[in-house]
A computed fold for a 100-nucleotide RNA from Parundibacterium terreum, annotated as TPP riboswitch aptamer (THI element).
Lineage of the source: Bacteria > Pseudomonadota > Burkholderiales > Oxalobacteraceae > Parundibacterium.
The sequence is in RNAcentral, with records from Rfam.
The coordinates come from a structure-prediction model, not an experiment, and the mean pLDDT is 76.
The model forms 95% of the base pairs in the Rfam consensus.

RNA sequence: CAUCCUCGCUAGGGGUCCUGGAAGCAUUGUUUCCGGGUGAGAAAUACCCUCCGAACCUGAUCUGGAUAAUGCCAGCGCAGGGAAGCGCAAAGCUCCUCCC
Repeated sequence: CAUCCUCGCUAGGGGUCCUGGAAGCAUUGUUUCCGGGUGAGAAAUACCCUCCGAACCUGAUCUGGAUAAUGCCAGCGCAGGGAAGCGCAAAGCUCCUCCC
């Protein structure tokens, strides 16, 4: 000096299931609250991910194995999609100039 990583800034992309009890509504379903299971995260301004992309979606009302039950575990998956820029910069604050 250059590149990369970490990191930082800004911007963006995601998912929110199963189950016990109580109360209500409604007619055996649904809503709210408090618990339990797994997980980074099950509505938290939190957590995760952003092309080195399995964060997440489709396949999927999938397949096999477990469980009280569930994407709980594994396969599917060198399957197909999927959201980025910068590096004292950015953001923010102050001053000056120009324009309206």